[in-house]
RNA sequence: CGAGUGGGCCAGACGACCGCUCCGUGGGCCCUCGGGCGUCGCGGGGAGGAAAGUCCGGGCUCCGCGAGUCAGGGUGGUUGCUAACGACAACCGGCCGCGAGGCUAGGGAAAGUGCAACAGAGAGCAGACCGCCAACCCCCGCUCCGGCGGGGCGGCAAGGGUGAAAGGGUGCGGUAAGAGCGCACCGCGUUCUCGGUGACGAGGACGGCACGGCAAACCCCACCCGGAGAAAGACCAUGUAGGGGGAGCGCACCGGCGACGACUCGCGUCGAUGCUCCCCGGGUAGGUCGUUCGAGGCCGAGUGCGAGCUCGGUCCCAGAGAAAUGGUCGUCGCCUCUUUCGGGAGGAACAGAACCCGGCUUAUCGGCCCACUCGUACC
Numbered sequence: 001c002g003a004g005u006g007g008g009c010c011a012g013a014c015g016a017c018c019g020c021u022c023c024g025u026g027g028g029c030c031c032u033c034g035g036g037c038g039u040c041g042c043g044g045g046g047a048g049g050a051a052a053g054u055c056c057g058g059g060c061u062c063c064g065c066g067a068g069u070c071a072g073g074g075u076g077g078u079u080g081c082u083a084a085c086g087a088c089a090a091c092c093g094g095c096c097g098c099g100a101g102g103c104u105a106g107g108g109a110a111a112g113u114g115c116a117a118c119a120g121a122g123a124g125c126a127g128a129c130c131g132c133c134a135a136c137c138c139c140c141g142c143u144c145c146g147g148c149g150g151g152g153c154g155g156c157a158a159g160g161g162u163g164a165a166a167g168g169g170u171g172c173g174g175u176a177a178g179a180g181c182g183c184a185c186c187g188c189g190u191u192c193u194c195g196g197u198g199a200c201g202a203g204g205a206c207g208g209c210a211c212g213g214c215a216a217a218c219c220c221c222a223c224c225c226g227g228a229g230a231a232a233g234a235c236c237a238u239g240u241a242g243g244g245g246g247a248g249c250g251c252a253c254c255g256g257c258g259a260c261g262a263c264u265c266g267c268g269u270c271g272a273u274g275c276u277c278c279c280c281g282g283g284u285a286g287g288u289c290g291u292u293c294g295a296g297g298c299c300g301a302g303u304g305c306g307a308g309c310u311c312g313g314u315c316c317c318a319g320a321g322a323a324a325u326g327g328u329c330g331u332c333g334c335c336u337c338u339u340u341c342g343g344g345a346g347g348a349a350c351a352g353a354a355c356c357c358g359g360c361u362u363a364u365c366g367g368c369c370c371a372c373u374c375g376u377a378c379c
Stems, first nucleotide, its partner, number of pairs: 001375010012332007020046008028037003048350001052361002055359005060229004064267006072225005077091004092106001093104004107220002112218002114214002129160002131156003137152006168186006187209001188207008233289004243280007257271004296315008334347005
């Protein structure tokens, strides 16, 4: 210098003017004296790396609590990390790449059921289309009597062909031709030893090969998951009627029965019909809380290969409710085009909070930084 691999970061800057929203504060106005106000000042905060899709996980809230079960759903190498996860980290196995690295739902197919279109001879206790052979047996012909040629009965699965897949692979021996038929190595299975927390790896012995593939097909195994969601939910205020609730007594002392999230069990609460007393008030509309201090951001130290964890310091950083976060101008910076080299013209993405947080995925103008790999040239 060229070609790549992995990761991180920014998301124009400054100023002026005019606005919007929230909080604080000082006036002004109204007022039922509690407060209220599209009012005037001052000070402060005001979108994102994805706020998005709502795919996964958690917090929080309600369904009375706990355990179990059925149904249903999910996950699927190992060890970690975590509030939790299908995220993430490290490692193992497989595949790809010269390499840096990348991809990987990667448990079970000797429990059962099932599937394999088309092609092909044969596709699941497999098969002989082309092909190879003629040693053995039978027939015919020829013969120089050694055999030779043809046919039958047959043998084979090496080679060709079909297919996503054809019942281990390569080589040597062997044979009529062949074949794990024999042997060596590789693969596979069983077993032992060693290393590793483990997935797994290394080595030895034995076995001639049996047990093909598909489980993001049913299924089996292990583990995880109760449901609904901020229109959750709580409070205040307004307020006919039907009605609803609470307390006491009694039915009633136990037990039983019934209701409270599918079923079962346990616990708890409540109930039955009556009497007495007290309280409340559906719909609709309004206000407040939940609601932004949080598994929080930044900096530093320690620890771990890492995801992360621990400690210290520091900061407060949107909170609306039909929904604010905007506009104009100037200077500079970036990109493209152009130039008489002074400048001129144009452009700048994806998108946008609505209870919060951890991930994943998708969209995205332009640019910067770090580590590493391969190649080439020079020193």
A computed fold for a 379-nucleotide RNA from a Planctomycetota bacterium, annotated as Bacterial RNase P class A. Of the family's consensus pairs, 96% are formed in the model.